Molecule: Guanidine-I riboswitch aptamer
Organism: Kribbella rubisoli
């Protein structure tokens, strides 16, 4: 300084707004309207949080098989802006950019 990897998926949490629900306030013609992010329901929703399965990779075992059995699967400072979805975020850009 170049090349490659550090992986999907789901379910759950930190956190996150406000479509809907629900709470509070006013208002009504009593079916509703307006405002309020407001403890929560419904939604988003973690690379560096969590569980599970697949994927890989090794070894053995099997005539083979997208087979079976054990095992590995470490690590991870970090934005502004931009982006959406009703909105916003530990979402996405981004293991980025910068640092060390």
């Nucleotide at each position: 300084a170049c090349a490659g990897g550090a992986c999907g998926u789901g379910g759950c949490u930190a956190g996150g707004g406000u479509u809907c629900c629900g709470c509070c306030g006013c208002c009504c013609g009593c079916g509703g309207g307006c405002g309020g992010g407001c403890u929560g329901g419904u939604c988003c929703g973690a690379g560096c949080g969590c569980c599970a399965c697949g994927a890989c990779c090794c070894a053995c075992c099997g005539c083979g098989a997208c087979g079976g059995u054990g095992g590995g699967c470490a690590u991870c400072u970090g934005a502004a802006g931009g982006g959406g979805c009703a909105a916003a975020a530990g979402c996405c850009u981004g293991g980025u950019a910068g640092g060390g």